[in-house]
RNA sequence: GGUGCUGUAGCUUAGCUGGUCAAAGCGUCUAUCUAAUAAACAGGAGAUCGUGGGUUCAAAUCCCAGCAGUUCCU
Repeated sequence: GGUGCUGUAGCUUAGCUGGUCAAAGCGUCUAUCUAAUAAACAGGAGAUCGUGGGUUCAAAUCCCAGCAGUUCCU
C1' cells in the first nucleotide's frame, strides 16, 4: 500500500430480506422481604445504533466518504 470483517445502553450480545415505542442478560437505582446483608420478587433510568453525507414517504438496516480495531496479502 491492497483485501475482508467488526463498531448498537456501563459490560456482553440480538435485530441488518428497509416499516410502527431499538430487544435481552449482567450491572446500576428505587421499593418489598430480613434483626442486617445476600438471594428472591416488583418497578425505573440508561443507546436516536462509531462519524459525516446521500437515496427513500420511511434507514441500525441500502449507497458513498473518511475514522478506530482486527485478519490476510505485499
Overview
Transfer RNA from Menidia menidia, 74 nucleotides, folded computationally. Lineage of the source: Eukaryota > Eumetazoa > Acanthomorphata > Atherinomorphae > Menidia. The coordinates come from a structure-prediction model, not an experiment, and the mean pLDDT is 82. Rfam family: tRNA. Gene Ontology term of the family: triplet codon-amino acid adaptor activity. Rfam classes the family as a transfer RNA.